Transfer RNA from an Acidobacteriota bacterium, 78 nucleotides, folded computationally. The prediction has a mean pLDDT of 82. The sequence is in RNAcentral, with records from ENA. Its Rfam family is "tRNA". The organism belongs to Acidobacteriota, within Bacteria.
C1' cells in the first nucleotide's frame, strides 16, 4: 500500500433484500417476597436515531462515496 469483516443504550446484540413505535439478554430503578442480602416475581426508564460527514430517495440503521477506528489476510521489507 490491497483486499475482506466489524462499529447499534452503560456493556453484548438482533435488525442491514429501503417504509409501523430501532428486537432480546445483562445491568440500572421501583415494588413484592425476604428478618436482611443474594435469587425469584412483577413493573419501568435509557438510543442528543445506529462511527463521523456528504449524496442518492417521496422516504436511509439499511444503497452510494470519502474519511476515522478495530479485526483478519496479503503485498513489500534494499
Nucleotide at each position: 500500500c490491497c483486499g475482506c469483516c466489524g462499529g447499534u443504550g452503560g456493556c453484548c446484540a438482533a435488525g442491514c433484500c429501503g417504509g409501523u413505535u430501532a428486537a432480546g439478554g445483562c445491568a440500572c430503578c421501583u415494588g413484592c417476597c425476604u428478618u436482611u442480602u443474594a435469587a425469584g416475581c412483577a413493573g419501568g426508564g435509557g438510543a442528543u436515531g445506529c462511527g463521523u460527514g456528504a449524496g442518492u430517495u417521496c422516504g436511509a440503521a439499511u444503497c452510494u462515496c470519502a474519511c476515522c477506528c478495530g479485526g483478519c489476510g496479503g503485498a513489500c521489507c534494499a